[in-house]
RNA sequence: ACGCUAGGCGGGGGGUUGGCGGUCCCCUGUACCCGAAAUCCGCCAUACGCGGGGCCGAAUUCCCACCCGAGGCUCUUCGGGUCGGGAAACGGCGUGGUUCGGAAGCGAUGAAGGCCGGGUCCCACGCAACGGAGCCCUGUGAACCUGGUCAGGCCCGGGAGGGAGCAGCCAUAAGCAGGUGUCUCCGUGUGCCGUGGGGGUGCUCGGCUGGAGCUUUCCGACCACGCACGCCUCGGUCCGAGGAUGUCGACGGUGGGUGCGU
Numbered sequence: 001a002c003g004c005u006a007g008g009c010g011g012g013g014g015g016u017u018g019g020c021g022g023u024c025c026c027c028u029g030u031a032c033c034c035g036a037a038a039u040c041c042g043c044c045a046u047a048c049g050c051g052g053g054g055c056c057g058a059a060u061u062c063c064c065a066c067c068c069g070a071g072g073c074u075c076u077u078c079g080g081g082u083c084g085g086g087a088a089a090c091g092g093c094g095u096g097g098u099u100c101g102g103a104a105g106c107g108a109u110g111a112a113g114g115c116c117g118g119g120u121c122c123c124a125c126g127c128a129a130c131g132g133a134g135c136c137c138u139g140u141g142a143a144c145c146u147g148g149u150c151a152g153g154c155c156c157g158g159g160a161g162g163g164a165g166c167a168g169c170c171a172u173a174a175g176c177a178g179g180u181g182u183c184u185c186c187g188u189g190u191g192c193c194g195u196g197g198g199g200g201u202g203c204u205c206g207g208c209u210g211g212a213g214c215u216u217u218c219c220g221a222c223c224a225c226g227c228a229c230g231c232c233u234c235g236g237u238c239c240g241a242g243g244a245u246g247u248c249g250a251c252g253g254u255g256g257g258u259g260c261g262u
Base pairs, nucleotide, nucleotide: 001262002261003260004259007056008055009054010028011027012026013025014024018044019043020042021041022040032053033052034051035050062257063256064255065254066253067252071248072247073246074244075243076242077241078240079239080238081237082236083235084234085233086232090230091229092227093226094225095224096223097222098221100220101219102218103217104215105214106213113209114208115207116206117205118204119203120202121198122197123196124195125194126193127191128190129188130187131186132185133184134183135181136179137178138177139176140175146171147170148169149168154163155162156161
């Protein structure tokens, strides 16, 4: 110098997996092409991909050690947001109470308390009101099947006379309409109504007594109970700031190592 071979043509973290690699996400930074891969693909601590093609090749390129260190992971401290569980000492809120304090109002034209009576409530009866039915009164009211009187006409009779009877008129039944009564019965989401009885001390009114408090409207104090908003505590999740002698570690730097044939 030529031809070859080992080897190389990216690596790392996370995730996944029993584990290793790839497909996925991220870091580094430039590194041959094509194909498939998540209820997936190839493997088993000799695991650091699979199938097909291409290039470089013993060194700036391959291998090893150390340094540096982007970035990830783990553990941990603190702060903040959010979600959930717990607790009830403190704050907050709510309810109730107090021989408590203050404000306000009422009170010697008489408070609290005591006694008595009435009303409010319930029952019965009465009265009244309203409604309905009946009775009563008035009017109206029948082609015939109601009454009286029955013109005309009809029937019987020799006649005297007798009979039935339509219309009309009068009256009346059922019915209809109205009236109002000192009438009777029934009913009622009725009543500043009356009588009797009951019930109750809640409210209210009045009388007598009593002789200075009463109300609880507002604020506060204290007590009890409750809520769980703050505070406290435990856990999950997100964000931010740190710490570790933790762990992995790309890129880069330094040193060393690695063939065969002619």
A computed fold for a 262-nucleotide RNA from uncultured Thermotoga sp., annotated as Bacterial large signal recognition particle RNA. The sequence is in RNAcentral, with records from MGnify. Lineage of the source: Bacteria > Thermotogota > Thermotogales > Thermotogaceae > Thermotoga.